[in-house]
RNA sequence: GCCCUGGUAGUGUAGCGGCCUAUCAUACGAGCCUGUCGAGCUCGUGACUCGGGUUCAAAUCCCGGCCAGGGCGCCA
Repeated sequence: GCCCUGGUAGUGUAGCGGCCUAUCAUACGAGCCUGUCGAGCUCGUGACUCGGGUUCAAAUCCCGGCCAGGGCGCCA
């Protein structure tokens, strides 16, 4: 340099055009429970990598950038 795959709450993830005001776990906060702590239960907080395009509608499709992983090549 070329090709492929991926990027979603603090962390790990589901979702792949419309029920997204976005899932679950964990984390954090509040409450219940408990002699106390822990565990458990309930409620809440918090995210679509960036820019552009297509569309009535984009986390989802397309183009480019950035980052991560893998493969190939170059290094005369």

Predicted 3D model of a 76-nucleotide RNA (transfer RNA) from a Thermoplasmata archaeon. The prediction has a mean pLDDT of 85. Lineage of the source: Archaea > Methanobacteriati > Thermoplasmatota > Thermoplasmata.